A computed fold for a 1507-nucleotide RNA from an uncultured Acidimicrobiaceae bacterium, annotated as small-subunit ribosomal RNA. The prediction has a mean pLDDT of 85. Rfam family: Bacterial small subunit ribosomal RNA. Gene Ontology terms of the family: structural constituent of ribosome and ribosome.

[in-house]
RNA sequence: AGAGUUUGAUCCUGGCUCAGGACGAACGUUGGCGGCGCGCCUAAUGCAUGCAAGUCGAGGGAGAUCCGCUCGGCCCGUAAGGGACGGACGGGGAAACCGGCGAACGGGUGCGUAACACGUGAGGAACCUGCCCCGAAGACCGGGAUAGCCCGGGGAAACCCGGAUUAAUACCGGAUACCCUCAUCGGACCGCAUGGUCUGAUGAGGAAAGGGUCCGCCGCUUCGGGAUGGCCUCGCGGCCUAUCAGCUCGUUGGUGAGGUAACGGCUCACCAAGGCGAAGACGGGUAGCUGGUCUGAGAGGAUGAUCAGCCACACUGGGACUGAGACACGGCCCAGACUCCUACGGGAGGCAGCAGUGGGGAAUUUUGCGCAAUGGGGGAAACCCUGACGCAGCGACGCCGCGUGGAGGAAGAAGGCCUUCGGGUUGUAAACUCCUUUUGUGGGGGACAAGAGAGGAUGGUACCCCACGAAUAAGCCCCGGCUAACUACGUGCCAGCAGCCGCGGUAAGACGUAGGGGGCAAGCGUUGCUCGGAAUCACUGGGCUUAAAGGGCGCGUAGGCGGUUAUGUAAGUCCAGGGUUGAAGGCCCCGGCUCAACCGGGGAAAGGCCCUGGAGACUGCAUGACUUGAGUGAGCGAGGGGAGGGCGGAAUUCCUGGUGUAGCGGUGAAAUGCGUAGAUAUCAGGAGGAAGGCCUGUGGCGAAGGCGGCCCUCUGGCGCUCAACUGACGCUGAGGCGCGAAAGCGUGGGGAGCAAACAGGAUUAGAUACCCUGGUAGUCCACGCCGUAAACGGUGAACACUAGGUGUGGGGGAUAUAUCCACGUCCUCCGUGCCGCAGCUAACGCAUUAAGUGUUCCGCCUGGGGAGUACGGCCGCAAGGCUAAAACUCAAAGGAAUUGACGGGGCCCCGCACAAGCGGCGGAGCAUGCGGCUUAAUUCGAUGCAACCCGAAGAACCUUACCUGGGCUUGACAUCAUGGGUCUACCCGUGGAAACACGGGGUGCUUACGCGCCCAUGACAGGUGGUGCAUGGCUGUCGUCAGCUCGUGUCGUGAGAUGUUGGGUUAAGUCCCGCAACGAGCGCAACCCCUGUCCUAUGUUGCCAGCGGAUCAUGCCGGGGACUCAUAGGAGACUGCCGGGGACAACUCGGAGGAAGGCGGGGACGACGUCAAGUCAUCAUGCCCCUUAUGUCCAGGGCUGCACGCAUGCUACAAUGGGCGGUACAACGGGCUGCGAUCCCGCGAGGGUGAGCGAAUCCCUGAAAGCCGUCCUCAGUUCGGAUUGGAGUCUGCAACUCGACUCCAUGAAGCCGGAGUCGCUAGUAAUCGCGGAUCAGCAAAGCCGCGGUGAAUACGUUCUCGGGGCUUGUACACACCGCCCGUCACAUCACGGAAGUCGGUAACGCCCGAAGUCAGUGGCCCAACCCCUUGGGAGGGAGCUGCCGAAGGUGGGAUCGGCGACUGGGAUGAAGUCGUAACAAGGUAGCCGUACGGGAACGUGCGGCUG
Repeated sequence: AGAGUUUGAUCCUGGCUCAGGACGAACGUUGGCGGCGCGCCUAAUGCAUGCAAGUCGAGGGAGAUCCGCUCGGCCCGUAAGGGACGGACGGGGAAACCGGCGAACGGGUGCGUAACACGUGAGGAACCUGCCCCGAAGACCGGGAUAGCCCGGGGAAACCCGGAUUAAUACCGGAUACCCUCAUCGGACCGCAUGGUCUGAUGAGGAAAGGGUCCGCCGCUUCGGGAUGGCCUCGCGGCCUAUCAGCUCGUUGGUGAGGUAACGGCUCACCAAGGCGAAGACGGGUAGCUGGUCUGAGAGGAUGAUCAGCCACACUGGGACUGAGACACGGCCCAGACUCCUACGGGAGGCAGCAGUGGGGAAUUUUGCGCAAUGGGGGAAACCCUGACGCAGCGACGCCGCGUGGAGGAAGAAGGCCUUCGGGUUGUAAACUCCUUUUGUGGGGGACAAGAGAGGAUGGUACCCCACGAAUAAGCCCCGGCUAACUACGUGCCAGCAGCCGCGGUAAGACGUAGGGGGCAAGCGUUGCUCGGAAUCACUGGGCUUAAAGGGCGCGUAGGCGGUUAUGUAAGUCCAGGGUUGAAGGCCCCGGCUCAACCGGGGAAAGGCCCUGGAGACUGCAUGACUUGAGUGAGCGAGGGGAGGGCGGAAUUCCUGGUGUAGCGGUGAAAUGCGUAGAUAUCAGGAGGAAGGCCUGUGGCGAAGGCGGCCCUCUGGCGCUCAACUGACGCUGAGGCGCGAAAGCGUGGGGAGCAAACAGGAUUAGAUACCCUGGUAGUCCACGCCGUAAACGGUGAACACUAGGUGUGGGGGAUAUAUCCACGUCCUCCGUGCCGCAGCUAACGCAUUAAGUGUUCCGCCUGGGGAGUACGGCCGCAAGGCUAAAACUCAAAGGAAUUGACGGGGCCCCGCACAAGCGGCGGAGCAUGCGGCUUAAUUCGAUGCAACCCGAAGAACCUUACCUGGGCUUGACAUCAUGGGUCUACCCGUGGAAACACGGGGUGCUUACGCGCCCAUGACAGGUGGUGCAUGGCUGUCGUCAGCUCGUGUCGUGAGAUGUUGGGUUAAGUCCCGCAACGAGCGCAACCCCUGUCCUAUGUUGCCAGCGGAUCAUGCCGGGGACUCAUAGGAGACUGCCGGGGACAACUCGGAGGAAGGCGGGGACGACGUCAAGUCAUCAUGCCCCUUAUGUCCAGGGCUGCACGCAUGCUACAAUGGGCGGUACAACGGGCUGCGAUCCCGCGAGGGUGAGCGAAUCCCUGAAAGCCGUCCUCAGUUCGGAUUGGAGUCUGCAACUCGACUCCAUGAAGCCGGAGUCGCUAGUAAUCGCGGAUCAGCAAAGCCGCGGUGAAUACGUUCUCGGGGCUUGUACACACCGCCCGUCACAUCACGGAAGUCGGUAACGCCCGAAGUCAGUGGCCCAACCCCUUGGGAGGGAGCUGCCGAAGGUGGGAUCGGCGACUGGGAUGAAGUCGUAACAAGGUAGCCGUACGGGAACGUGCGGCUG
């Protein structure tokens, strides 16, 4: 510090996710030791039991058990003596009681509380403070009670009552008063207001315990001061919500009174009517606050366990008492709920103290030891008490430290795993050898912490020493990317994984297991929460044209901000000093535990607030001045700016009349409609409404919406010029107010045209649409509502600054010839466009009219969907508008640009693509292939073009992979090993369908080792079994199309572009020119082969012109080297020449010459790539599968089955023909288990014979169409030949299933073929025959070749198909066979509404009214003082009453929540239904607002936008 994830790729925006840290944790799994910490986050739920606050006898009375001594009687004993009991004295002092102090601390918890509760800083001139300290003064004289104890009584108990008696440092009266308080009258000084301090005089009031004592002292009272602690007030600070906007009657203030320690409306009476609030009152929700803690670079965010400070609370609610202090955790009273006891009358209780328990929960410990230390209470002290505290126990809960051994050890052991079978790896790891002893076990010693001394819970612990012995000690997670670590097997979209992206559908590094590896380690993972990353709420530090985001527009309130200058001031600001909080923690340094964690000491330090002094630039404030901002004035000017009224013409429609006749109208084509009752057309007249042609213009005006005939009236704004006036009067603008297209609403008018709805006609599968004919609201006017639009420049307002160029609207100025002047030119201000630099931008683009550079103010955004929806509120007559969520769900949704692909987008150009033409196919019969059906099997593959006479260039057996049946199991075939056999292939016989089995005969080579062969065993063979979606190779196809790329450079953030686009040209990315490109590669072309002309060389088997010979005849022979031909080599063609066009180029057109032209014709040759195209059955091959069978052998059958469908062919339908006879001319090829001449036989297929030929020699081999002649004469025929019968031939082991051919007979369909469709542009189509491969033969009519004869047509590129280039749009990118919308149906989930129902919370009205304070009363009661006494008084009390008052009751509301028949939309789900709305002109351009309509997407009207 970043990374993954939207795309084919890119940049940006933007969300989601991850890596880090942290935790009072929990869960899973594992677990050796120690130190230091931490440990109910939930039920402030209920609690058994024990303990947690007492102490003082030096305040007091009293004084038990007990001890000593003694007395008394009694008992035992002879006695000494002992025992029990009782009494006196002395000692001792328990329990209880009075009294004092403490119990208000310490300890717990976080309920409540949004508050002066907390933090911080001030103030108290408005206060209190026990114990403690300092100072001053004092303590005199008296008195009456009471608890306890005792007696009596009540009660189950708790406890209570009566009587008698008693003490005090308990209580009371009086005195005294340095002093204090109060009242009155002065004086001095001071202060921030009220006022304060000091002091004088007078008057009134007010103390005490002279107690205790060990004689040290401890106490008591009053006053002043200090210290400590507290109380009150104020400034500032720190949560969410405005879908809480108004709140308030003790409320705000005053006067007076009460109350308090004290101010105060704290309380009360009266008076006034205030007070708070957008800087957020009031309400709702949540929450103890802080030091700190976690995180972060910081700013910040989150948090408030342990420790420390403050607050609040103590079963719930209320209340007071005591006290220095409480409204009191272990006190009291009342009410309530709950629990317990009870004799039913009544009582008791409060663990949020320490332990512990039930319950809750994912989850949190021992009913331990000790007061030794620290601290606290009491005490003079000893001491007592102390679950505060110090320790221990439990828990890996956290942090820190240590260990589980160290060194050596390669035959790199065994085993495991992998393997290309060689090996690799686990791995120096182990074994083994030597060594050590932290931990452990045993034994011995043994602390510090303690002070002058005793005293140690921890603890016989830490620590030290000795002995033993590698002995007692390793797991967890992960290994697709992020992210470090890979293989095998299993599984087969199953089981499962998953933080995100995503893995799994037969080779999974992603699931499970194993081996190996990586990480951490007594832990490791997971989950949860939190900060970070996240600049993803942006103060530091973001944005708003198109990604989310500028308010529809204006006026203007509060607020924010504000020109030049002078003086003053000092609030902000800056500097300096001081105060305060500054414990612990954090940071730095030093130190102590062996280190560390932990702890101790020291230091630095933040920031806030307060005080004092200073500065005076800037901001503020005050005062004055200025003119440039702003405004006013004067003078010109333009304009569809607004409102009202009036006037006019064109057109549509309607009405009347005339002319006139059969149609009009409408459309893609039609129809509905209108018209012989006279339409349309045309003329004249009239009526009425609406709208404003030309001018009209990226022209004008307006803030926006918007505004267009002409005239009048009223009226707003703007520009320019002048520089007279005001003197900052300004800018922006939350709320607020106003304006605000269209549609829509209300009332009343109006209504020509147009036109939602509606109706009809078409279209269509349907057509609730597009098109047509009609047509109502509405559109128009007046008044009143509505308040929204793509209200858009998708760009808030204002000001300033920052290159230019060029138009245009308005104004002003300058400039001319002799003057004036229309133009023109130049300058300038304002408006409005285009282009363009810097700069900006993700890019597109913006660019003085900014999206640049700055300032000010406002509005708005924070992933997509849900949703601009629900609920609530406000507005509206309604429609609806404004404000505006959440659950749930997704890993994206987006912007711009790029490359493709696509378009019922555009442009250009090719191709037998269409057209033009010739011949076919589709109909018939047959052949062949395929589908389908059938079958035991009809083996398998190929499936649009690009499968279907394809693999197959030969299925009767074989082939053969299929089926049935019969056999074999190291096998039909290969290699190796071990053992055995003297032994091969052969013949014969028997059985059998054969394979095979059985029997008999028989034998090889040899260097004598052995080879070969056979048998047995084991390794292994074998598989046309699967996967062409694991593959190689080969092939098809786009496509012989002209394309596909690279290097360097340049441009771009980048994908990428450029080059390769453009202008020409070509068959061609062929070439030329141009150009930020310059070159290059794969393709094109050429090089290769065949063919066309010529030349040269060579002539056998080829040839034969001339010469010779021979024959019936024939190159037959001698010869020849001319010709044909063959074989080889060469020439030739290059737009070279001429002319036209063209940029003078490339090239093109025409011509000459030439056998041939402008690529001469044909072939081979197929770029980058596409189709997971085809082939595992040609072959090869990974993996999987079979192994007496999925291998192998054999026989028979099947692949040939046939109701059908399709494809490719053949033969035909005839006379350009058919039959017969005669006759002419090829080329390519093939031939020795072969081609086979000749001759003979057969009608023929063929048979017999066998010459010649391994072939330019011989043979196949008579080519056929053609030509000549003849018959047939339009007929299902002398066409056509299927089918069938019969007879044969040939091949072959064998023609039944199932061969071909021949002959005789039979002679079927068929008379030129629907929709549609195919081939071909020249030696082509058409037509004719010939050859060959495969092959015994052949289903070949197929395929591959060869030659013979030999056409027609192409205007042209609109259309169909395919392709190439440029461009455009895109929501497509498995790319239009794409994407995608809505209803409906089903399932699941969350949410809204809902008759109602249940509950919570906080108030309010009324009723009741406990305890208690206060007040009144007090006939009843009372010791202290007074009078004087059976009494009275003062004073006090019980009781009663009143105000207030908790809980409770009741009532109507508020608010929040749960459930809710039914209902509404939403989201999600594999392949459901209906349509096709959107994306390409998406086939009617789309979208926005509104209205109506419709199964649905949607359609239509009106206005608007261009995205």